[in-house]
Context: one part of a larger RNA
RNA sequence: CCCUCGUUAAGGAACUCGGCAAAAUGACUCCGUAACUUAGGGAGAAGGAGUGCCAUACUGUAAGGUAUGGUCGCAGAGGAGAGGCCCAAGCGACUGUUUAACAAAAACACAGGUCUGUGCAAAAUCGAGAGAUGAAGUAUACGGGCUGACGCCUGCCCGGUGCCGGAAGGUUAAGGGGAGAGGUUAGGGUAGGAAUACUUGAAGCUUUGAACCGAAGCCCCGGUAAACGGCGGCCGUAACUAUAACGGUCCUAAGGUAGCGAAAUUCCUAGUCGGGUAAGUUCCGACCCGCACGAAAGGCGUAACGAUUUGGGCGCUGUCUCAACGAGGGACUCG
Numbered sequence: 001c002c003c004u005c006g007u008u009a010a011g012g013a014a015c016u017c018g019g020c021a022a023a024a025u026g027a028c029u030c031c032g033u034a035a036c037u038u039a040g041g042g043a044g045a046a047g048g049a050g051u052g053c054c055a056u057a058c059u060g061u062a063a064g065g066u067a068u069g070g071u072c073g074c075a076g077a078g079g080a081g082a083g084g085c086c087c088a089a090g091c092g093a094c095u096g097u098u099u100a101a102c103a104a105a106a107a108c109a110c111a112g113g114u115c116u117g118u119g120c121a122a123a124a125u126c127g128a129g130a131g132a133u134g135a136a137g138u139a140u141a142c143g144g145g146c147u148g149a150c151g152c153c154u155g156c157c158c159g160g161u162g163c164c165g166g167a168a169g170g171u172u173a174a175g176g177g178g179a180g181a182g183g184u185u186a187g188g189g190u191a192g193g194a195a196u197a198c199u200u201g202a203a204g205c206u207u208u209g210a211a212c213c214g215a216a217g218c219c220c221c222g223g224u225a226a227a228c229g230g231c232g233g234c235c236g237u238a239a240c241u242a243u244a245a246c247g248g249u250c251c252u253a254a255g256g257u258a259g260c261g262a263a264a265u266u267c268c269u270a271g272u273c274g275g276g277u278a279a280g281u282u283c284c285g286a287c288c289c290g291c292a293c294g295a296a297a298g299g300c301g302u303a304a305c306g307a308u309u310u311g312g313g314c315g316c317u318g319u320c321u322c323a324a325c326g327a328g329g330g331a332c333u334c335g
Base pairs, nucleotide, nucleotide: 001330002329003328004327005326006325007324008323010321011320014319019316027051028050029049030048031047036041038149052071053070054069055068056067057066058065059064072076084314085313086312087311088310089309090308091306092305096108097107112147113146114145115144116143117142118141124133125132126131150301151300152299153298155231156230157229160228161227162224163223164222165221166220169219170218171217175213176212180208181207182206183205184204187200188199189198190197191196232250233249234248235247236246259293260290271287272286273285274284275283
């Protein structure tokens, strides 16, 4: 010096990102116990008092209990083992689950809500298939999406995209259809003495092929947002000023309703005011100028719960002022 412990004057968080770590609390009996609340809780709330041994009496079946008196110690749950507590706020309702070996959470799940698919040889899923799961179930069932207890609620927009419905019209494939056109050529014609050249050309074969008929889809017409999503700008106006209930205008599918709001969201920002402190970039309560909240990617509340996050307080302490001493084990020296 390191590790693991023990004790410490006075102070008591001044330490530190932060009370991290440590200390403190701790059992049983009795008293007592707030806000809030979903009336169950909260609650072991908080906060107090007692606890040994001996004798006697009463009581009880007994363990035990009660009363009175006595008595010892600094200390009687005499050792070990055995909640620290309170206030306020955020998030998540809760118990659960998770990154085996850096993250346990506000993430996942959840009961509940809602939308949607599915009539059974179900939808969906696995498999090349047979087949299997779903399910030895049958819409009070099963699959998928979103939300996430409970309470109060969940506004406007269907123009775009998606989905559902519609079928009049437009467009439209294969296929049907076959007008017509081309090639080939028996034969004919013209020229030539002939070879041959030019021309015409039936049937067949063959190449091509218009009109017309022709489904879904798309266009089209409706519906649908707890489907994907979206939810404005400028100017003026009141008898101080300021502000604008009000008016004008442009644009839009519609222009953000309730509630909340410097928020796990606020850049400016350490916003402003109030509280708490001697002093507070954090915290709490307000304000609203929301850079860039907002209603099931739910909004706002909410008792209980949490090895959750944030702020404050009491208790307590070597965290610190500021360090000291001690114990054991190492390091170190010798062997």